[in-house]
RNA sequence: AAUACGAAGAGUUUGAUCAUGGCUCAGAUUGAACGCUGGCGGCAUGCCUAACACAUGCAAGUCGAACGGUAACGCGAGUAACAAGUCCGCAAGGAUGAGUUGCUUGGCGACGAGUGGCGGACGGGUGAGCAAUACAUGGGAAUUUUCCGUAUAGUGGGGAAAAACUUGGAGAAAUCCAGGCUAAUACCGCAUAAUCUCUACGGAGGAAAGGGGGCGCCGAAAGGGCUCUCGCUAAACGAUAAGCCCAUGUCCGAUUAGCUAGUUGGUAGGGUAAAGGCCUACCAAGGCGACGAUCGGUAGCUGGUCUUAGAGGACGACCAGCCACACUGGGACUGAGACACGGCCCAGACUCCUACGGGAGGCAGCAGUGGGGAAUCUUGGACAAUGGGGGAAACCCUGAUCCAGCAAUGCCGUGUGUGUGAAGAAGGUUUACGGAUUGUAAAGCACUUUCGGCGGGGAAGAAAAUAAUGGGGCUAAUACCUUCAUAAAUGACGUUACCCGCAUAAGAAGUACCGGCUAAUUCCGUGCCAGCAGCCGCGGUAAUACGGAAGGUGCAAGCGUUAAUCGGAGUUACUGGGCGUAAAGGGUGCGUAGGUGGUUAUGAAAGUCAGAUGUGAAAUCCCCGGGCUCAACCUGGGAACUGCAUUUGAAACUCCAUAGCUAGAGUGCGAUAGAGGAAAGUAGAAUUUCUGGUGUAGUAGUGAUAUACGUAGAUAUCAGAAGGAAUACCAACGGCGAAGGCAACUUUCUGGAUCGACACUGACACUGAGGCACGAAAGCGUGGGGAGCAAACAGGAUUAGAUACCCUGGUAGUCCACGCCUUAAACGAUGAGAACUAGCUGUUAGGGACUUGAUCCUUAGUGGCGUAGCUAACGCGUUAAGUUCUCCGCCUGGGGAGUACGGCCGCAAGGUUAAAACUCAAAUGAAUUGACGGGGGCCCGCACAAGCGGUGGAGCAUGUGGUUUAAUUCGAUGCUACGCGAAGAACCUUACCAGGGCUUGACAUCCAAGGAAUCCUGCAGAAAUGUGGGAGUGCCGCAAGGAACCUUGAGACAGGUGCUGCAUGGCUGUCGUCAGCUCGUGUCGUGAGAUGUUGGGUUAAGUCCCGCAACGAGCGCAACCCUUGUCCUUAUUUGCCAACAGGUAAUGCUGGGAACUUUAAGGAGACUGCCGGUGACAAGCCGGAGGAAGGUGGGGAUGACGUCAAGUCAUCAUGGCCCUUAUGCCCUGGGCUACACACGUGCUACAAUGGUCGGUACAGUGGGCAGCCAACCCGCGAGGGGGAGCAAAUCCAUAAAGCCGAUCUCAGUCCGGAUCGGAGUCUGCAAUUCGACUCCGUGAAGUCGGAAUCGCUAGUAAUCGCGUAUCAGCCAUGGCGCGGUGAAUACGUUCCCGGGCCUUGUACACACCGCCCGUCAAACCAUGGAAGUUGACUGCACCAGAAGUCGUGAGCCUAACCGCAAGGAAGGCAGCGCCCACGGUGUGUUCAAUGACUGGGGUUAAGUCGUAACAAGGUAGCCGUAGGGGAACCUGUGGCUGGAUCACCUCCUAA
Repeated sequence: AAUACGAAGAGUUUGAUCAUGGCUCAGAUUGAACGCUGGCGGCAUGCCUAACACAUGCAAGUCGAACGGUAACGCGAGUAACAAGUCCGCAAGGAUGAGUUGCUUGGCGACGAGUGGCGGACGGGUGAGCAAUACAUGGGAAUUUUCCGUAUAGUGGGGAAAAACUUGGAGAAAUCCAGGCUAAUACCGCAUAAUCUCUACGGAGGAAAGGGGGCGCCGAAAGGGCUCUCGCUAAACGAUAAGCCCAUGUCCGAUUAGCUAGUUGGUAGGGUAAAGGCCUACCAAGGCGACGAUCGGUAGCUGGUCUUAGAGGACGACCAGCCACACUGGGACUGAGACACGGCCCAGACUCCUACGGGAGGCAGCAGUGGGGAAUCUUGGACAAUGGGGGAAACCCUGAUCCAGCAAUGCCGUGUGUGUGAAGAAGGUUUACGGAUUGUAAAGCACUUUCGGCGGGGAAGAAAAUAAUGGGGCUAAUACCUUCAUAAAUGACGUUACCCGCAUAAGAAGUACCGGCUAAUUCCGUGCCAGCAGCCGCGGUAAUACGGAAGGUGCAAGCGUUAAUCGGAGUUACUGGGCGUAAAGGGUGCGUAGGUGGUUAUGAAAGUCAGAUGUGAAAUCCCCGGGCUCAACCUGGGAACUGCAUUUGAAACUCCAUAGCUAGAGUGCGAUAGAGGAAAGUAGAAUUUCUGGUGUAGUAGUGAUAUACGUAGAUAUCAGAAGGAAUACCAACGGCGAAGGCAACUUUCUGGAUCGACACUGACACUGAGGCACGAAAGCGUGGGGAGCAAACAGGAUUAGAUACCCUGGUAGUCCACGCCUUAAACGAUGAGAACUAGCUGUUAGGGACUUGAUCCUUAGUGGCGUAGCUAACGCGUUAAGUUCUCCGCCUGGGGAGUACGGCCGCAAGGUUAAAACUCAAAUGAAUUGACGGGGGCCCGCACAAGCGGUGGAGCAUGUGGUUUAAUUCGAUGCUACGCGAAGAACCUUACCAGGGCUUGACAUCCAAGGAAUCCUGCAGAAAUGUGGGAGUGCCGCAAGGAACCUUGAGACAGGUGCUGCAUGGCUGUCGUCAGCUCGUGUCGUGAGAUGUUGGGUUAAGUCCCGCAACGAGCGCAACCCUUGUCCUUAUUUGCCAACAGGUAAUGCUGGGAACUUUAAGGAGACUGCCGGUGACAAGCCGGAGGAAGGUGGGGAUGACGUCAAGUCAUCAUGGCCCUUAUGCCCUGGGCUACACACGUGCUACAAUGGUCGGUACAGUGGGCAGCCAACCCGCGAGGGGGAGCAAAUCCAUAAAGCCGAUCUCAGUCCGGAUCGGAGUCUGCAAUUCGACUCCGUGAAGUCGGAAUCGCUAGUAAUCGCGUAUCAGCCAUGGCGCGGUGAAUACGUUCCCGGGCCUUGUACACACCGCCCGUCAAACCAUGGAAGUUGACUGCACCAGAAGUCGUGAGCCUAACCGCAAGGAAGGCAGCGCCCACGGUGUGUUCAAUGACUGGGGUUAAGUCGUAACAAGGUAGCCGUAGGGGAACCUGUGGCUGGAUCACCUCCUAA
């Protein structure tokens, strides 16, 4: 100093939002595994699966100081033989003799096997079983305990055997049998003994073992004696260890609800070390259970570990405590201790040996093997240390242990270098081609040397035990014991840690990721393929998402992935959630258990609070220290272990006990209202039927029909009768009831409520699991009844179909009685009770007050609005969904499914309780903005209507589709393609096809060589092209060359109408010239958003006015621009000509003029300015005046934010891709012009408002030199010739309808002109495919056009001609313009179409061409049923009965004791009995697997049939029920609003 260091979110449902709600991610962790990679060291850890099977070796022995002994080894001794050498000897030989060999000998060291003792019950392993005989915590009494400690007493004297051994035998072996010998601390008696045991209190029973050392006394020896020591015996205490009992705690399932006969208790006995039904006999009938018994499943328990802010949740490897097990099952023996891992017996399975007779075995000890598995190590070293067993000890044993080995399995530490170094090297990648990046990175230069390598040095773990000597203590003692000193020794690890030296940057970096979450981006390849993916999701030709590369980011000797746990998840909510609409209030009440409970006082102390004591093992976690260089790791001390038990106190609150109280509740009394309930009776209106009368042809029904009824007399009408069902008006968001529900009237019986004033009881209360009762409609059973209505059914319609909606009929049923069923949108989608928290206003039943009223106060109901507050919002709001309390019920993503199985209930239909597999990343609520509606309101538009003229029919022109083709190039495709691109396809164009050619190219830039350029021309050829001939010799110049042009050559490159308009720019169409689209600030809303922009008027207009939480602003509207209509000013040629003059056959022809017209520049003018009316005193509207023009005068240009991935890569531009002797370029010819057909747009017609002929009048745009072209001549004509004029208000240059005449007379014509024949003209190299025009002839269809459909509101439609671009010409009847003539109609907005605004519904948002349901068909997946089959567990009944304990034991056997003996006592065995494992039989339960076939369910880009739902979804939908139907569904009946629309009533708010 110290319990503690501590709480984060994100992605994904939607067009967007908030909420609900699931899924997923980021963190930490692991006995892990897998992929890639891998320098070193320290410390840990390492079969989680098959408690599967195991080869081999080891893991429990030891004691000779208990014993008989001596197989092996060694020593000694003895003996025999040999014998080197030595000595003596001349020699022979002799002596001695190390040594060698044999034999003998337990004498010694020792010791195999054996007897005996102690130990093999510890240590080590594993977690199968076990849900309580277990474990944890705390208690307890009826027990045992070898070895150990303390203290006491004893240790005397005898005896009989049996191993080993030997002999014989059996056997393959294991092993066994028989005879014989023998020791002991083995065995048995005798004696003695108590603080021992038993007891009838007299007594009785009841033990031992010796070994070793020393001494020296006695003895001949054997032996005795003394002493020390190790043992032994008895009893006691302690310690240790173990057994037993109690309380509390300890997983899931109720689709397990009842279990139990030794069961519960008692008495007696037995048994045990010990209490006890532990066992037996008898007696009693108990015991357990909703506070979960029994049964089923799963699981060793704990200290602790992981995670967490905590509370919790998950787990129980390593380490430690307990338990259980040892091949499976059963059993006992021995022993202090076992029912025994490396003991025994039996049964079973398996393996091995075998001579087939019989035997052996048990790694869940350490290594190791096979197998299983994703997966887990060496057949290592040592007892040096720690510990254990034995021993007096030395010592032996010890796979306990200590070490080493293997493995990145984890944690910790450390290295792979440091500094400098820009030419920013090379290479790579990328690029906008400039560069950037890799990158100070490398190289280079300088330095260092950890780790690793080599060499050398070198701790600590080891000081005890022991032995020796010496000293001290103890003692009578030199024994013993103890202590000190000295000396000597002991290390597996180990080539240890550590230190020093040497050499060299030398040997040492990977892995995952880079779309968001989530730190980090580019290129290439691929092209919904290959692939990725934790969730969302990427990939269909420009992929930051796949694969590779470059670069980057993170971590690092590791990094990722997978699996698993906790967290995040407040997503089971104790801390800390919810239930009106998101999942969720039971259909309603009564009431049991339970839970909770008004007020006062006293007592007690169960809960509660405080203190103390004991315990809560150690380790772990935490704090403070210490030791390894640090750390991990190890270690000392403390704190803590939140608990349990005992005890002492306190008394506020709760409980309990006692005594009271009256505010809760109830009773009595007096009143009141009511479709409350049950039963009986009665009434009138109406429907239907029947009878009779009148009466005649229809009735009925529908959108329209038909079926049906009717001349056999209906319908209609009158009279009468029958019968059943329901009760108009009153009638009311009025009343009553718990809910369902209840409605004519009268009577009887009956439940509840409210009000008033008093009296009484005295907490009697609230809620309510189970339980009981009630419970619409439909349905069921039996018996009645049956008028109307009406499932089913029949017929008729509708329809593509119509199992429907509509119609005509019609049976169950609807009604009654009795009995079932028990479900509904049984809803206020809101459980019951109590208290508190602003009001206002209706209404029902009462009461009270006064000022008697449209009054006020109050109780109980029933409605509306609303404050605070709550809510995700909507909304609720004293009748709460507000603030609190008590109790019950229910919820936990969507689907599967309220389904399956099982149970209970039911006659059945079915109800109730109620899962899982599998599958998806959502499903859902409220609100928002849009879009949409066969919703509503308002408004507009040639949208309809009213009109005029067309199209659709004919012929032709033209475009398109289709078809054809070598090619019929390409594009445009509803409106918004189709006389469109194309304002001109014979060649060209031209992009297409066939054929012939070219390859730096037809075209651009650069280089080199040659040549001026250019022009004329021959030959071949279809031409392109090829090959010749000739002319020409330029310009600048500093004289080298240069510029333009041509030819040739090489390569960079050209070229592409090739692809992608879904990569793009630009341009365009369309909604739509519709009136809209937005912003800033403010305000409202959690938010998306709203407000403004809505409302009342008004307008062509979001135009303007008024109002308003809005105030302003922008893009659009309008205006400004052009043109046209009137006037003025100015100007006057080519235009004009009034006046003047001249002239002509005539003409502005001329002089002149500038008035007019015109031209073209500038102005004026029109603004609702004026008047009246109306309107709100506004904006405006209506009418009028004036005016050329009147309410934007007419027309044009002008096209908001955006929509359609609209159109265009073939105008152009352009990214990417593709082709490069071709997809480029040139040429000839062909094609784009085809033709059974279909469509669009037009022209001409069908005729008399006309055709033809003759005469005649009046325009305006616009164009013209490679042009327009006059007069004149020729031609019937197209046209030819001709050549004037005109670069234009000058010339080209005549309009036609019209008008005046004539003719035709209704016909396929004097209409119509197609088609065809002939003859021509013009353009052009060229007119065949394939031009236009002219003339002659021919003379088709067509007599006004079905369904349908188009344009147009005034100088418009209709009609008439003229001009022009393109262009040699022209297929132009097209386009764009111009003028001439010149109408009709609009009541009006119901309907069709399109659009705008407001509102409403929505399951749509790709936005109704939306969404979406079910059958059927196909594939796959999981699952239910199923005749059965197989297996596992288990209940009951029975059979059977090994080994073994116990009991018995009349048969058999026997050494110790007694006895002289016979024999006895005692012991043993066989046999028998009880219990009982395995096994067997029968019959059940449960579970699992499988099963022909079968049921539904789920999933699956493009299958079939319909269209049920979402809008009023086209029949409103939904709930319950019943019937029917291919299917969604339809119909009946009752209910709900979670139904749109319109109208009315009531209530409320504002005025």